[in-house]
RNA sequence: CCCCGACAACGGCAAACCGGCGGCAACGCCGGGACGCAAAGCCUCCGGCCCGUCGAUCUUCGGCGGGUAGCGGGGCCACCGAA
Repeated sequence: CCCCGACAACGGCAAACCGGCGGCAACGCCGGGACGCAAAGCCUCCGGCCCGUCGAUCUUCGGCGGGUAGCGGGGCCACCGAA
């Protein structure tokens, strides 16, 4: 340095739900709260899913816009050090 991740250590993050705010919505932010997480730190490049809108050969597909990084893949940075 790389891989790896323990009944190790210091810590960290924060699901659902509730309150407030924003948004057509998905959802996001703040506070509370912990289901969990060894990257649950950061990034929409790829796939999936969700929302809005338009169209069509229509119950699905496609275009455009938005969201989900705690749905995967991938990229970048990173604490500790048993096997």
Molecule: c-di-GMP-I riboswitch aptamer
Organism: uncultured Rhodospirillaceae bacterium